[in-house]
This record gives sequence, structure tokens and C1' cells, in this order.
RNA sequence: UACAGCCUUCGGGGUCGGGUGAGGCAACUGCAAAGAAAACACGAAGCACGUUGUCAAUUCCCAAUCGGUGGUACAGCCCACGAGCUGGCGAAAGUCAGCAUGACUCGGUGUGAUUCCGGGGCCGACCGUACAGUCGGGAUGAAAGAAGGUCAAC
Repeated sequence: UACAGCCUUCGGGGUCGGGUGAGGCAACUGCAAAGAAAACACGAAGCACGUUGUCAAUUCCCAAUCGGUGGUACAGCCCACGAGCUGGCGAAAGUCAGCAUGACUCGGUGUGAUUCCGGGGCCGACCGUACAGUCGGGAUGAAAGAAGGUCAAC
């Protein structure tokens, strides 16, 4: 000085502000079953597409805001990986198979950039809930991977 293996640690960010009002609640108004009654009156559960007040979406609308990992000229939207769900096998750890898996262009510089600079765009699992990248939950989880350590002949 070191590959595999093994061990340890690390390993995801984000709703300022405004609008609308599904729906809830309360009061009032109107109607009003049962009961009771000869009738009038009584009665007050309930109903209203009635009026007023009030609460009400981080989900809708305007607006705001965020960007895991490896590769490559520095990348959310180029290539690839990870997270989810279902089933078989297994005591378990796991392993195998299947399903799902988003989004970019124009100009400039340069040998080289869908990565840099400038302009204009676009995208974001599942369950819950008034329709969610951002709230709550599985998750104090898992993982792509990153760093360090250990192990020897020579």
C1' cells in the first nucleotide's frame, strides 16, 4: 500500500398573503308528526331549496415555495437507481416474480453543457381529509448511496 467480505456513522426539502364556501353550529321565521281533545286551544320530536350571524380548504382559485442518489461540463424534467403495492417460498432475516413509477424548450459562451449564463415553461407515489409535491399517517421505518474503520500475503 488493498479488492471482496465484515463493522460503524451519515443518508429529503417545501404554503408568506389574499379569495371562494362544500359543510357544521346558533338564533329567528315558517311548517309540523306522535300524544291529547267534541271543537278551539294545548303540545314540540322533527323538517325548510327561508332570513341573519358565526365557524369553516396549508387540499379549490390567485399567489408562494421545495428539489434524494450515481453517471455525464455543475442536471427535479438526458441516462440510470431508490421509495409504493400484490403474490409465491421461508420460523425469521430475507429471496423470487408481477404491477405502478412524473416533467423542457429557445438564445448565448465553449473543443465539449436538454447540466453553466439569460428568457419562457413543466413535474411530483400510497392512505386520510373539501380535491394535497408542501398538512396528518405508514415512517424514531426502509433505501439508492456517501464517508470512515477492519482484515495480508507482498